[in-house]
């Protein structure tokens, strides 16, 4: 000097996931207390987020088979591997469902003071929950306020605000 990793501080990103107060316990601190600060637990509140829930409106509008239905979320849908495998139905042709890989896609995020638009570029396109049950929906009722990452920084236009004079 370089690379990798860990901890703290600061800054930033996805996301509703932020802020305030009270009580208890412990720590720092103090000669000892108090005040103050911090951690944990419990409770309450503000803000934000989600669900249920009338009139009205919507649905109720082919039959049979198979497939229950619904919610949070950007996370849907399509094709191929392929006649996967497996499961269900079936006399059979076959039909429906499920898992994996690849490609695309509705849609979503970032590009660093903030908002909007444009261009370039980089990503995501998951996961989980309810439990036979829910269209919308005022009053009303119920619940959540987590978790996971990154860091020296593309360009242009407009706006607001802050700071300075």
């Nucleotide at each position: 000097g370089g690379c990798c990793g860990u901890c703290c501080g600061c800054c930033g990103c996805c996301g509703a996931g932020u802020c305030c107060g009270c009580g208890c316990c412990g720590c720092u601190g103090u000669u000892c207390c108090a005040g103050a600060g911090c951690c944990g637990c419990g409770c309450g509140g503000a803000g934000c987020c989600g669900g249920g829930a009338a009139c009205c409106c919507a649905c109720c509008g082919a039959a049979a088979c198979a497939c229950g239905g619904g919610g949070u979320g950007a996370a849907u849908c399509c094709g191929c591997c392929a006649g996967a495998u497996c499961c269900g139905c079936a006399u059979g042709c076959g039909c429906g469902g499920u898992a994996g890989g690849c490609g695309g896609u509705a849609g979503g995020g970032c590009c660093u003071g903030c908002u909007u638009c444009c261009a370039c570029g980089c990503c995501c396109g998951a996961a989980c929950c309810c439990g036979a049950c829910a269209g919308c929906u005022a009053a009303c009722c119920c619940g959540g306020u987590a978790g996971g990452c990154g860091g020296a920084c593309u360009g242009g236009a407009a706006g607001a605000g802050a700071u300075c004079a």

The RNA shown here (c-di-AMP riboswitch aptamer (ydaO/yuaA leader)) has 165 nucleotides. The prediction has a mean pLDDT of 75. It was read from a public genome assembly, where an Rfam model found it.